[in-house]
RNA sequence: GUACGUUCUCAGGGCGGGGUGGAACUCCCCACCGGCGGUGAGGGCGUCCCGGCGGAUCCGGGGCGGCCGAGCCCGCGAGCGCCGGCCCGGUCGCCACGACCGGGACGGGUCAGCAGAUCCGGUGCGACUCCGGAGCCGACGGUCACAGUCCGGAGGGAAGAGAACGCGA
Repeated sequence: GUACGUUCUCAGGGCGGGGUGGAACUCCCCACCGGCGGUGAGGGCGUCCCGGCGGAUCCGGGGCGGCCGAGCCCGCGAGCGCCGGCCCGGUCGCCACGACCGGGACGGGUCAGCAGAUCCGGUGCGACUCCGGAGCCGACGGUCACAGUCCGGAGGGAAGAGAACGCGA
């Protein structure tokens, strides 16, 4: 220094109040929350230079370094679906086996899916990222009634982050 390898560690927040009702953290009104990488004109820190100014720990401007900075801009993850062969059960078939239907564990990540959801004004050369305002979105299964916030698969998996060692110059 980090292209690559190994191991280890870490890797999601949120229903508070009221209403209706036999029953709702699920409906209605008001609230609350925002995974990972990138982009990023904003913020703050350190350092150096110039000026105010003779000096300065102060003020202004500039350079450099690393830090923070978007739920809805670009991509990714989980989940669901999809696809693949395998196994189990059922129906048809005389049987091998094949076809169809249902289920199970495993694998794939090409395609597609809700693979979700943003506009207006201001500043400015430049902003869907800054400032102000108003909106919108949120897997699957469960539930005495429909869930981003409750319970469950989950002591799971994972985008990735960090450390150590190897390794390269």
A computed fold for a 169-nucleotide RNA from Pimelobacter simplex, annotated as FMN riboswitch aptamer (RFN element). Lineage of the source: Bacteria > Bacillati > Propionibacteriales > Nocardioidaceae > Pimelobacter. The coordinates come from a structure-prediction model, not an experiment, and the mean pLDDT is 77.